Small-subunit ribosomal RNA, 5' domain from an uncultured bacterium, 502 nucleotides, folded computationally. Rfam family: Bacterial small subunit ribosomal RNA. Rfam links the family to the GO terms ribosome and structural constituent of ribosome. The RNAcentral record of the full RNA draws on ENA and SILVA. The coordinates come from a structure-prediction model, not an experiment, and the mean pLDDT is 85.
Context: one part of a larger RNA
RNA sequence: GAGUGAACGCUGGCGGCGUGCCUAAGACAUGCAAGUCGAACGAGAAAGUAGCAAUAUGAGUACAGUGGCGCACGGGUGAGUAAUAUUUAGAUAAUGCGCCUCUUCGCUGGGGAUAACCAGGCGAAAGCUUGGCUAAUACCGAAUGAUUCGGCGGGAACUGCGGUUCCUUUCGAUAAAGGCGUAAGCCGUGAAGAGAGCAGUCUGAAUCCGAUUAGCUAGUUGGCGGAGUAAAAGCCCACCAAGGCUGUGAUCGGUAGCUGGUCUGAGAGGAUGAUCAGCCACACUGGUACUGGAACACGGACCAGACUCCUACGGGAGGCAGCAGUUAGGAAUUUUGCGCAAUGGGGGAAACCCUGACGCAGCAACGCCGCGUGAGUGAUGAAGGCCUUCGGGUUGUAAAGCUCUUUUAGUUGGAAAGAAAAAAAUGACGGUACCAACAGAAACAGCACCGGCUAACUCCGUGCCAGCAGCCGCGGUAAUACGGAGGGUGCAAGCGUUACUC
Numbered sequence: 001g002a003g004u005g006a007a008c009g010c011u012g013g014c015g016g017c018g019u020g021c022c023u024a025a026g027a028c029a030u031g032c033a034a035g036u037c038g039a040a041c042g043a044g045a046a047a048g049u050a051g052c053a054a055u056a057u058g059a060g061u062a063c064a065g066u067g068g069c070g071c072a073c074g075g076g077u078g079a080g081u082a083a084u085a086u087u088u089a090g091a092u093a094a095u096g097c098g099c100c101u102c103u104u105c106g107c108u109g110g111g112g113a114u115a116a117c118c119a120g121g122c123g124a125a126a127g128c129u130u131g132g133c134u135a136a137u138a139c140c141g142a143a144u145g146a147u148u149c150g151g152c153g154g155g156a157a158c159u160g161c162g163g164u165u166c167c168u169u170u171c172g173a174u175a176a177a178g179g180c181g182u183a184a185g186c187c188g189u190g191a192a193g194a195g196a197g198c199a200g201u202c203u204g205a206a207u208c209c210g211a212u213u214a215g216c217u218a219g220u221u222g223g224c225g226g227a228g229u230a231a232a233a234g235c236c237c238a239c240c241a242a243g244g245c246u247g248u249g250a251u252c253g254g255u256a257g258c259u260g261g262u263c264u265g266a267g268a269g270g271a272u273g274a275u276c277a278g279c280c281a282c283a284c285u286g287g288u289a290c291u292g293g294a295a296c297a298c299g300g301a302c303c304a305g306a307c308u309c310c311u312a313c314g315g316g317a318g319g320c321a322g323c324a325g326u327u328a329g330g331a332a333u334u335u336u337g338c339g340c341a342a343u344g345g346g347g348g349a350a351a352c353c354c355u356g357a358c359g360c361a362g363c364a365a366c367g368c369c370g371c372g373u374g375a376g377u378g379a380u381g382a383a384g385g386c387c388u389u390c391g392g393g394u395u396g397u398a399a400a401g402c403u404c405u406u407u408u409a410g411u412u413g414g415a416a417a418g419a420a421a422a423a424a425a426u427g428a429c430g431g432u433a434c435c436a437a438c439a440g441a442a443a444c445a446g447c448a449c450c451g452g453c454u455a456a457c458u459c460c461g462u463g464c465c466a467g468c469a470g471c472c473g474c475g476g477u478a479a480u481a482c483g484g485a486g487g488g489u490g491c492a493a494g495c496g497u498u499a500c501u502c
Base pairs, nucleotide, nucleotide: 001502002501003500004499006498007497008496009495010494013371014370015369016368017367018366019364020363021329026327027326028325030324031323032322035069036068037067040066041065048057049056050055076282077281078280086206087205088204089203090202091201092200095199096198097197100195101194102193103192104191105190106189108142110140111139117132118131119130120129121128122127148173149172150171151170153168154167155166156165157164158163178187179186180185208254209253210252215245216244217243220242221241222240223239225237226236257279258278259277260276261272262271263270264269284305285304286303287302288301307318308317309316310315335361337360338359339358343357344355345354346353347352374404375403376402377401384395385394386393387392408443410438411437412436413435414434418429446491447490448489449488450487451472452471453470457486458485459484460483461482467474468473
């Protein structure tokens, strides 16, 4: 000098765009943050209204249930992790895939249940349980077997000689579901192939500090045979062998999410990894699997633990590192706001529903950028202040006065784009941006410094005191260095200080 997710002190007019718990991955009251589908299915209220009543309506509505898809996305955090991560280049002839796109061929005929519901029982509750009834695109056989897979054979091509691909005889296994519509048809459904995209696994290289860490290792290293997986493999198991890593730093310890980037620097480098984007890991702590195309699953399950809460003491409930918010910690970090109008996501044939993603608004000079606090004229160089050699000098064209202008703020009136390829409808922001009119210089400047470094000097007070200080150093009676004043210098809605980086 540049920089910061900054904080503190003094001060503070406006706007635009950004940013905002760096500390306790501490604990959390309350509300919301993941639902949707009646065009898969069965069942099905009540209040109210009308009526004397029956009954009708409310309504095949609501709530609940079975089933499907979603809940593995989106959002948060950085605890762990020094390599099961990340970056980059490859491999997969060792692999998988719901939804989406394209192609081909199909969907025959049956069965038994079960929730909801009804009746009963237990419990304070959470909830549990017995019997009975019923449906499906829920579940289960059978048929068909194109195809696909597997087994024994035959043949061809390629080959890295491990294998891969293609054709073929035979044997075995293996599929489906309907809904809507008058219909046409649409949506769905089974199998196979291709694509897109996504994911898993493997390999090379790179990836902080410590040797006051020098030896480490028994599933350890390899083989054979199996188990297991979508898939190679000590991934796991039995047996066999005795290997494997290490001074090119193994092992151990410390620290740390990685990257694109960011800051600085002429560069090389150094430091860093907030916001935004990619990847990874985690979801009270530890472990486990289930479901599923995909999880070993933030707002799912089970077990154990700590903590908090309810209890009729028998037993139960919970997980903000989602958005707000509370409390604690701290130098320090915001509203328990509005809206699904846009973009995007989930469900649905659609209408539509959901969406604290997102779009907006609020708070904060936290940052960057822009604008303003007036312009011209004005010498009797007014008054006052300060200094003085008492002559004057300075504040100072500064003020007043005169002539103008009206940004911004204010008042009034008007008023968008953002909305989406025929028309209509649809705007949270918002009566906002913007435009016009009106009034009036009117409402708007501070902070630090002035001994040298370093731009800027005098007076008074103080008297090694009080104090200053980044370094050198000032202060003990004329202090340009302390405190005040006048004057000056530098920046300016900021200015200084502190901390940290180059």